Small-subunit ribosomal RNA, central domain from Halomicrobium katesii, 354 nucleotides, folded computationally. Its Rfam family is "Archaeal small subunit ribosomal RNA". A reference for the family is Yusupov et al. (2001), "Crystal structure of the ribosome at 5.5 A resolution", Science. The full RNA is in RNAcentral, with records from ENA and SILVA. The coordinates come from a structure-prediction model, not an experiment, and the mean pLDDT is 89.

[in-house]
Context: one part of a larger RNA
C1' cells in the first nucleotide's frame, strides 16, 4: 500500500531468446465499444433541510416539498482522444548488396621457449633451502657444461588507458566452417516493434560421473623449522585436482554493488573501426587535418544527490514494460515442494528476541 524506493542506506534476476500480458510511429475514411452530451425510467424506507401540525415545551413523532442515492438501463446527438475495420505512407524496425576490422565461436594442421625425466660426453664435491636453519638430493657420482630423445602443460616480446562477444569469457602461428555487430548504398518488404509474469537456452571456479592423461603447481597428508603451543605463515616432499573427451552441478563482491529499449539536454580532450573531404606524399593498403556514424575512457556546464559523486556509456530531463525492497537478529535457517548421483541448489516463513 491511491505512498516512497533499489550505485555505496534495504532493494536490478549472472546474461540472453521468448510465449501471455502490457504499451505501440504519421496520414485518411468508417462504423460508434470505451468516452462526452440531451432527455426519459430505475435507484426502499429511515437518515438530512426547509415550512406546517401533534403530545403543557423539548428530545421525539407526523405530513408535504427538497436534497442525498459512487450506479444501472432505453432513445437521440458529437466524433477530438483510446480501442475495432478498411486504405495509404516511411522516419522505427527488417531485408538484399558492398566494404573493412576483430585475443568471438568449432574443427584441423603446425611451431616455440622453459620444465620434467631419460641417455652420450666433459667434470668434482658438494648441491639444494633460510631471518637462521633443518628436514631433503649426492661417491651406485648430484649440482654445473654440453649432445640427443620422450613427455604433459602454457603461449615472453607485439600488448595498450586497445580489441571482440549477451553474459560467464577470449591471445603462438596457419587454414576450414560458423555467428554478430559497425560502415556505405540513388535498393526492397510497410509498423512487421519494446519488454517480458511462466517457460528455455547459455553460465568462471570449486566440485561430481566414465573414460583418458599427469610436466608443473598443489587442497588433503607426511616431514623440517618457528613458537608457550602452531592442527598456520617459513621450507622439503605429496594425493585428490589443475589438462583432454562425454554427461552433471548451476551457483560467485557472476560488479559498473547501476534491468532493458526510446526520445531530448553546453562543452574539451584521448582513442578502435567504418565512411567523406581538403593537404602532404618517399605514389604505398602512405601521413596528416577536418567533419559524418558507430563503439570505449578520461575531464567537466546545466541539472541531480544525504554526501561520496554522476554528468550524452546520467545517477539529468520524460516515455514503456519487468524484477525487487519495507528495523536487526533467529536465517538465507525450519518445514513441505520441485531439481540433482551427491555435494547441495530454487522457493522460503514463523516462535521467542532486540
Nucleotide at each position: 500500500u491511491u505512498g516512497g524506493g533499489c550505485c555505496u542506506a534495504a532493494a536490478g534476476c549472472g546474461u540472453c531468446c521468448g510465449u501471455a500480458g502490457c504499451u505501440u510511429g504519421c496520414c485518411g475514411u468508417g462504423a460508434a465499444a470505451g468516452u462526452c452530451u440531451a432527455u426519459c425510467g430505475g435507484g426502499a424506507a429511515a437518515u438530512c433541510g426547509a415550512c406546517g401540525c401533534g403530545c403543557u415545551c423539548a428530545a421525539c413523532g407526523c405530513g408535504u416539498c427538497g436534497g442525498c442515492u459512487u450506479c444501472c438501463g432505453g432513445u437521440g446527438g458529437a466524433a477530438a482522444c483510446u480501442g475495432c475495420a478498411c486504405g495509404g505512407c516511411u522516419u522505427g524496425g527488417g531485408g538484399c548488396c558492398g566494404g573493412a576490422a576483430g585475443a568471438c565461436u568449432c574443427a584441423g594442421c603446425g611451431g616455440g621457449u622453459a620444465c620434467g625425466u631419460c641417455u652420450g660426453g666433459g667434470g668434482u664435491a658438494g648441491g639444494a633451502g633460510u631471518g637462521a636453519a633443518a628436514u631433503c638430493c649426492u661417491g651406485u657420482a648430484a649440482u654445473c657444461c654440453u649432445g640427443g630423445a620422450c613427455g604433459g602443460a602454457c603461449c615472453a616480446c607485439c600488448a595498450a588507458u586497445g580489441g571482440c562477444g549477451a553474459a560467464a569469457g577470449c591471445a603462438c602461428g596457419c587454414u576450414g566452417a560458423g555467428a554478430a555487430g559497425c560502415c556505405g548504398g540513388a535498393c526492397c518488404c510497410g509498423a512487421c516493434a519494446g519488454u517480458g509474469a511462466g517457460g528455455g537456452a547459455c553460465g568462471a571456479a570449486a566440485g561430481c560421473c566414465a573414460g583418458g592423461g599427469u610436466c608443473u603447481c598443489g587442497a588433503a597428508c607426511c616431514g623440517g623449522a618457528u613458537u608457550a603451543g602452531a592442527u598456520a605463515c617459513c621450507c622439503g616432499g605429496g594425493u585428490a585436482g589443475u589438462c583432454c573427451u562425454g554427461g552433471c552441478c548451476g551457483u560467485a563482491a557472476a560488479c559498473g554493488a547501476u534491468g532493458c529499449u526510446c526520445g531530448u539536454u553546453a562543452g574539451g580532450u584521448c582513442u578502435g573501426c567504418c565512411g567523406u573531404g581538403c593537404a602532404c606524399u618517399a605514389c604505398g593498403a602512405g601521413u596528416g587535418c577536418a567533419c559524418g556514424g558507430u563503439g570505449a575512457g578520461c575531464c567537466g556546464a546545466a541539472g541531480u544527490g544525504a554526501a561520496g559523486a554522476c554528468g550524452a556509456u546520467a545517477a539529468a530531463c520524460g516515455a514503456g514494460c519487468c524484477g525487487c525492497c519495507u528495523g536487526g537478529g533467529a536465517a538465507g535457517u525450519a518445514c513441505g515442494u520441485c531439481c540433482g548421483c551427491a555435494a547441495g541448489g530454487a522457493u522460503g516463513a514463523a516462535a521467542c528476541u532486540u